[in-house]
RNA sequence: GAGCCGGCCGGGCGGCCGCGGUGCAUCGCAUGUCGGGUGCGUCGAGGAAGGUCCGGACUCCACAGGGCAAGGUGGUGGGCAACACCCACCCGGGGUGACCCGCGGGAAAGUGCCACAGAGAACAGACCGCCAGCGGCUCCGACUCGUCGGAGUGCGGGUAAGGGUGAAACGGUGGUGUAAGAGACCACCAGCGCACCGGGUGACCGGUGCGGCUCGGUAAACCCCACCAGGAGCAAGACCAAGAAGCCGCACCUCCUCGGGGGUGCGGGUGCGCAGGCGUUCGAGGGCUGCCCGCCCGAGCCUGCGGGUAGGUCGCUUGAGGUCACCGGCAACGGUGAUCCUAGAUGGAUGGCUGCUCAAGGGAUGCGUCGCGAGGCGAUUCCUCCAACAGGAUCCGGCCUAUGAGCCGGCUCAU
Numbered sequence: 001g002a003g004c005c006g007g008c009c010g011g012g013c014g015g016c017c018g019c020g021g022u023g024c025a026u027c028g029c030a031u032g033u034c035g036g037g038u039g040c041g042u043c044g045a046g047g048a049a050g051g052u053c054c055g056g057a058c059u060c061c062a063c064a065g066g067g068c069a070a071g072g073u074g075g076u077g078g079g080c081a082a083c084a085c086c087c088a089c090c091c092g093g094g095g096u097g098a099c100c101c102g103c104g105g106g107a108a109a110g111u112g113c114c115a116c117a118g119a120g121a122a123c124a125g126a127c128c129g130c131c132a133g134c135g136g137c138u139c140c141g142a143c144u145c146g147u148c149g150g151a152g153u154g155c156g157g158g159u160a161a162g163g164g165u166g167a168a169a170c171g172g173u174g175g176u177g178u179a180a181g182a183g184a185c186c187a188c189c190a191g192c193g194c195a196c197c198g199g200g201u202g203a204c205c206g207g208u209g210c211g212g213c214u215c216g217g218u219a220a221a222c223c224c225c226a227c228c229a230g231g232a233g234c235a236a237g238a239c240c241a242a243g244a245a246g247c248c249g250c251a252c253c254u255c256c257u258c259g260g261g262g263g264u265g266c267g268g269g270u271g272c273g274c275a276g277g278c279g280u281u282c283g284a285g286g287g288c289u290g291c292c293c294g295c296c297c298g299a300g301c302c303u304g305c306g307g308g309u310a311g312g313u314c315g316c317u318u319g320a321g322g323u324c325a326c327c328g329g330c331a332a333c334g335g336u337g338a339u340c341c342u343a344g345a346u347g348g349a350u351g352g353c354u355g356c357u358c359a360a361g362g363g364a365u366g367c368g369u370c371g372c373g374a375g376g377c378g379a380u381u382c383c384u385c386c387a388a389c390a391g392g393a394u395c396c397g398g399c400c401u402a403u404g405a406g407c408c409g410g411c412u413c414a415u
Base pairs, nucleotide, nucleotide: 001413002412003411004410005409006408007407008406011357012356013355014354015353016352017351019044020043021042022041023040024039025038026037027036029035046389050400051399053398054397055396056395057394058233059232060231061230065293066292067291068290071228072227073226074225075089076088077087078086079085090104091102092101093100094099105224106223110222111221112218113217114216127163128162129159130158131157134156135155136153137152138151139150140149141148142147171189172188173187174186175185176184190214192211193210194209195208196207197206198205199204237314238313239312240311245270247268248267249266250265251264252263253262254261255260272306273305274304275303276302277301278300285297286296287295288294321340322339323338324337325336326335327334328333360384361383362382363381364380365379367378368377369376370375
C1' cells in the first nucleotide's frame, strides 16, 4: 500500500415547556364493566423495531389412533427449548494467500432431457481419412494349355489410432502386435469393484494385493432412499356488562262480558323473532390439514329473511431474561456465584426549544518538531457538531434485506 475475517457504538451532561405507564400523598371531584384532578418520585423504542422466510413458548380444537396422498429437510459430530440456525470437521470447487462458495444421499431401479453443429450425445458412430493381408477388377512377365511372381485399383471388405464438429465424443502416456489399426496384449498412471491393514466417535484419509480393462452429464428434472412433522393462531383465547324479544312476581293507571285484557315503573331468571328441512340412540350435526378406516362428543343442528349489541377488563410483559466474575470446552455453548428489573400504548404515548461538551470534519497561526521540499505530527484558536437506514403491539431464538459518522482487534500478500 492492497486485501480477508470478526467485534463495538447508534453521543454525553443539564434547563424550560408538553405526553404515556407506575408508586406515594391529597381533593368539597366521582361512586356503573373501567373513575377523574393536582403535587413529588421513577420508568419510557432498534441494530435492524423492517421482511413475515424458519423454529418455538403460549392459547383453543381436544382425552386424540392407523393408512394413503400432499409437504419439509438432506455430508459427519456437537450445541440449543427447537430449527432450514450456530460451532467444529470432512469432501468438492474458486483464490498466490488470509479466506470464500455449496438445494453436499442415490445416475449400475426406472423414465426424461443434453439446443445448434456433428458420422455419431450412451451399449453411439464413419464426414475427411488410414489399409493391398482376403475376395473382385485392370495390366505385365515367366512358364509344364494351369499355375507362379509382380504392379495398380479403396469395388466388396477391414479400421476408429490421426484430423474435423462440439460445452462435452465411450480412459491417459509409452510400447508389442497388425495389411492398417484397436486394452487385442504389456508396463506405469487415473478411475471403478473386491479383500485386508493402519488412523479417526464419524463423514472420511492413507497403504497393500487382486481384477475386469473402464457403460458421459443432468435429480436446483420426474423419481428412489433416509429422517421430520396434527391444525389454527393474541383479530389465539377467558371474563363482565348492555340490548332486542319473551317469561315470572310486585305496585300504579285504565277497559271489561268480573273469566280477564292493555299501558307504565321496579325486581328476578332465561338469552332474539318468523318460515322451512333434518334429527333425538335405527344418531341430525361436529372433531381428528385433504381422503379412507376406526374412535370420540352429541340433543339439537342446518338454510333463508328480519332485529339488537359491537362497550369494558384480563391475556400484557419476571423471561428458554440482562450484566459482571470464575470454572469446563478448539468453539458454538454450558455450570456456579453475585447483581439488576429496563415500553405496555389502544385514532394508538417518549416531542419541541435551548446551554455546555466528547469524538470527528474544515479553516487560521508571527508556535514547537521531523523533512531538501511538498507536506506530516503536536500545540493554540475559530466554525460546524453528530450522521445514514429508519420506529413497537403476545413474546422469544435465528436468517435475510437497508444503512451513515466513526472506533478496535486478528490475519494474508507485495514492497
Predicted 3D model of a 415-nucleotide RNA (Bacterial RNase P class A) from a soil metagenome. RNAcentral holds the sequence, with entries from MGnify. Its mean pLDDT, the model's own confidence on a scale to 100, is 76.